c-di-GMP-I riboswitch aptamer from a Clostridiales bacterium, 75 nucleotides, folded computationally.
Taxonomically the source falls in Eubacteriales (Bacteria, Bacillati, Bacillota, Clostridia).

[in-house]
RNA sequence: UGGUAAAAAAGGCAAACCUUUAGGAAUGAAGGGACGCAAAGCCAGAUGUUCAGAACGGACGGAUCAGCUACUACU
Numbered sequence: 001u002g003g004u005a006a007a008a009a010a011g012g013c014a015a016a017c018c019u020u021u022a023g024g025a026a027u028g029a030a031g032g033g034a035c036g037c038a039a040a041g042c043c044a045g046a047u048g049u050u051c052a053g054a055a056c057g058g059a060c061g062g063a064u065c066a067g068c069u070a071c072u073a074c075u
Base pairs, nucleotide, nucleotide: 002075003074004073005072012037013036017032018031019030020029021028022027035062041068042067045065046064047063048060049059050058051057
């Protein structure tokens, strides 16, 4: 520097659910929690889902793809 992610794991993230809180809702934030995750990191471009709806619009992304970046192990 290139390839791969079977096994393992220092370290990392954190579903459901509970509490508080913001919101009209989808849903977000904080604390607890741990089903899982080798990008369950970032982004929000395409598709998708969802709220609202006269229209503008909002949300998710632990849904698939694209883009960017990184750890570990093996080679």
The coordinates come from a structure-prediction model, not an experiment, and the mean pLDDT is 76.